Notes:
A computed fold for a 343-nucleotide part of an RNA from Lathyrus oleraceus, annotated as small-subunit ribosomal RNA, central domain. Its Rfam family is "Bacterial small subunit ribosomal RNA".
Context: one part of a larger RNA
RNA sequence: CUGGGCAUAAAGAGCACAUAGGCGGUGAAUCGGGUUGAAAGUUAAAGUCGCCAAAAUUUGGUGAAAUUUUCUCGAAACCAAUUCACUUGAGUGAGAUAGAGGAGAGUGGAAUUUCAUGUGUAGGGUGGAAUCCACAGAUCUACGAAGGAACGCCAAUAGAGAAGGAAGCUUUCUGGGUCCCUAUCGACGUUGGAGUGCGAAAGCAUGAGGAGCGAAUGGGAUUAGAUACCCUAGUAGUCCAUGACGUAAAUGAUGAGUGUUAUCCCUUGGUCUACGUGGAUCAGGGGUCCAACUAACGCGUUAAACACUCCGCCUAGGGAGUACGAUCGCAAGACCGAAACUC
Numbered sequence: 001c002u003g004g005g006c007a008u009a010a011a012g013a014g015c016a017c018a019u020a021g022g023c024g025g026u027g028a029a030u031c032g033g034g035u036u037g038a039a040a041g042u043u044a045a046a047g048u049c050g051c052c053a054a055a056a057u058u059u060g061g062u063g064a065a066a067u068u069u070u071c072u073c074g075a076a077a078c079c080a081a082u083u084c085a086c087u088u089g090a091g092u093g094a095g096a097u098a099g100a101g102g103a104g105a106g107u108g109g110a111a112u113u114u115c116a117u118g119u120g121u122a123g124g125g126u127g128g129a130a131u132c133c134a135c136a137g138a139u140c141u142a143c144g145a146a147g148g149a150a151c152g153c154c155a156a157u158a159g160a161g162a163a164g165g166a167a168g169c170u171u172u173c174u175g176g177g178u179c180c181c182u183a184u185c186g187a188c189g190u191u192g193g194a195g196u197g198c199g200a201a202a203g204c205a206u207g208a209g210g211a212g213c214g215a216a217u218g219g220g221a222u223u224a225g226a227u228a229c230c231c232u233a234g235u236a237g238u239c240c241a242u243g244a245c246g247u248a249a250a251u252g253a254u255g256a257g258u259g260u261u262a263u264c265c266c267u268u269g270g271u272c273u274a275c276g277u278g279g280a281u282c283a284g285g286g287g288u289c290c291a292a293c294u295a296a297c298g299c300g301u302u303a304a305a306c307a308c309u310c311c312g313c314c315u316a317g318g319g320a321g322u323a324c325g326a327u328c329g330c331a332a333g334a335c336c337g338a339a340a341c342u343c
Stems, first nucleotide, its partner, number of pairs: 004314003008296001012311001014198004021191003025086006033079002035075004040070002048064007089188001091184002095179003101174007108151001113146003117142002123133001204243004212238002217233004255310006264287010293298001317342002325336001327334002
């Protein structure tokens, strides 16, 4: 390399958009580049293989094979090319429609904390204590004010999004989806190396903000010790704006797309039927389970079944996601990524 694989054994890139490239619906016509049939030419010698002669190893003679190629005459299914058409793939439009899809602005109530005032008296905290706060009046309670962060019930096995992720309410701007019937366009599709964009949390830069929580850190306990678990404080951070980082068990540990294949139940959004607490049919979300598959567990129309197309990735364990070097980054580091040696 081939063969074989990638849910859990090594292996699906975090996700998308898209260039090159690969692959690709239906019916005609043309063409004859690929393809294919026939015939002919050439294919030196040596070599390879067969046969003959002799021979220790070998030598001589003779024939053939092998892939390619040239020319001539044909074929036209398939692939390619050119032209014309089609509608079922893809898109567009009309009519409906669901949604925590995204961004900006405004606004609401509950709760925590702090402060002011009133009432009122001795606690608060823990397994038990102490540090700590409190007679200079705390905790509790009533009322008022300030400020920041998060949105109870509804709430779901629900809905929407490419993924990350996303939930008080109102409004402005805006992306995508589904159904439906007719119209329209006429293969415009799919995948996608390179490339580009998005991408939790933490950490980073600058500037605002800071209620609660809270790495670090101080103190009190516990303990043989306690750099912990518990308590009391508490900085960065968490929040906002603008950059930058580009990683996660970024998981369904399951790449994307298309087609085909039993049944039953629940559910979201449509359409049709029309009243049977139903039926039919699309697009999702779940449960059970035939066949098939699987090493088993399990999966099972949302496949890990049956097939096809394209991309990514794997090849014993350690060394090692390390070293070196390149690129990127303010840094932290990210990305590409070995070998010696060892078993």